[in-house]
A computed fold for a 72-nucleotide RNA from Ferruginibacter sp., annotated as transfer RNA. Model confidence (mean pLDDT): 83 of 100. It matches the Rfam family "tRNA". By type it is a transfer RNA. The same sequence occurs in records of 2 taxa.
RNA sequence: GGCUCCUUAGUUUAAUGGAUAAAAUUUCAGAUUCCGAUUCUGAAGAUACAGGUUCGAUUCCUGUAGGGGCUA
Numbered sequence: 001g002g003c004u005c006c007u008u009a010g011u012u013u014a015a016u017g018g019a020u021a022a023a024a025u026u027u028c029a030g031a032u033u034c035c036g037a038u039u040c041u042g043a044a045g046a047u048a049c050a051g052g053u054u055c056g057a058u059u060c061c062u063g064u065a066g067g068g069g070c071u072a
Stems, first nucleotide, its partner, number of pairs: 001071007010025004018055001026044006048064005
């Protein structure tokens, strides 16, 4: 250089065109406890970036950025 795959909460994963993007974990608050731990309740937190297609995009297309693999 060429081909190919991946990028979603702090972390690990869902959502294959349609209701407010779901859950675990994490953090915070509360309950429980003499105090902690455990447990329970509640809250916070995300689609890499820019365009395009579509009534509607995490999803399809193009480019860019980052990362992995194969090949020379």